[in-house]
RNA sequence: GGGGCCAUCGUUCAACGGCUAGGACAGCGGUCUCCAAAACCGCCAAUCGAGGUUCGAAUCCUCGUGGCCCCG
Numbered sequence: 001g002g003g004g005c006c007a008u009c010g011u012u013c014a015a016c017g018g019c020u021a022g023g024a025c026a027g028c029g030g031u032c033u034c035c036a037a038a039a040c041c042g043c044c045a046a047u048c049g050a051g052g053u054u055c056g057a058a059u060c061c062u063c064g065u066g067g068c069c070c071c072g
Base pairs, nucleotide, nucleotide: 001071002070003069004068005067006066007065010025011024012023013022018055027043028042029041030040031039048064049063050062051061052060
C1' cells in the first nucleotide's frame, strides 16, 4: 500500500428495513433474615462519528475512527 471481518447498556450477547432497542451478569433499592449470603420483586443503563437512501435505519450505501486477520 491492497483486501476481508467487526463496532449496541459497566461486561457479554440478541434484535425479517416497521421497538417501548430485549436478555444474562454487574450496580442500586426493596421483601426475607438476628446479620449476611441465596432466592424473589423492582429500578438504572447502550446503537463508534458524520453524511446519504427510505414514509420509516441499530439494520442498506459512502466517508472517517478504532480493533482483529490475510496479501504485498